[in-house]
A computed fold for a 72-nucleotide RNA from a Patescibacteria group bacterium, annotated as transfer RNA. The sequence was found in a public genome assembly. The coordinates come from a structure-prediction model, not an experiment, and the mean pLDDT is 84.

RNA sequence: GGGCCCGUGGCGCAAUGGCAGCGCAGCAAGAUGGCAUCUUGAAGGUUAGGGGUUCAAAUCCCCUCGGGUCCA
Numbered sequence: 001g002g003g004c005c006c007g008u009g010g011c012g013c014a015a016u017g018g019c020a021g022c023g024c025a026g027c028a029a030g031a032u033g034g035c036a037u038c039u040u041g042a043a044g045g046u047u048a049g050g051g052g053u054u055c056a057a058a059u060c061c062c063c064u065c066g067g068g069u070c071c072a
Base pairs, nucleotide, nucleotide: 001071002070003069004068005067006066007065010024011023012022013021018055027041028040029039030038031037048064049063050062051061052060
């Protein structure tokens, strides 16, 4: 330098054009004398950044940035 894959809450992952969700962690409440544990509830996301297509984009297209992998 080139090809391919990936980037979504603190962490690990879904959602393949039509309300962004799950698990764990963290927070609050309850059960217990306390811990562990369990139950319930709430919060937490400019979907890496910018632009384009579309009635509508996490999703499709282009550029940039970052990570992985292969080739040179």